The prediction has a mean pLDDT of 82. Predicted 3D model of an 84-nucleotide RNA (transfer RNA) from an Oscillospiraceae bacterium. It matches the Rfam family "tRNA". Rfam's curators write: Transfer RNA (tRNA) molecules are approximately 80 nucleotides in length. Lineage of the source: Bacteria > Bacillati > Clostridia > Eubacteriales > Oscillospiraceae. It was read from a public genome assembly.

RNA sequence: GCCGCAGUGGCGGAACUGGCAGACGCCCAGGACUUAAAAUCCUGUGAUGGCAACAUCGUACCGGUUCGAUUCCGGUCUGCGGCA
Numbered sequence: 001g002c003c004g005c006a007g008u009g010g011c012g013g014a015a016c017u018g019g020c021a022g023a024c025g026c027c028c029a030g031g032a033c034u035u036a037a038a039a040u041c042c043u044g045u046g047a048u049g050g051c052a053a054c055a056u057c058g059u060a061c062c063g064g065u066u067c068g069a070u071u072c073c074g075g076u077c078u079g080c081g082g083c084a
Stems, first nucleotide, its partner, number of pairs: 001083007010026003019067001028044005046057004060076005
């Protein structure tokens, strides 16, 4: 230099036919149980605003196509693998 694969919450990792994004697990916080703890169970957990209801934003980054994009197209960055 060329080719291929991958990038999604604090972490791993789903959503692959374009149609409600944050499933599930871990961590964390609160609670139940216990004399106390461990284990187990329940609830919550992307961000911002809000007392709440809710609203807006959010899939590495910038654009495009579309009524609608994590998904398709172009470019960029990063990592891994292969070829030279």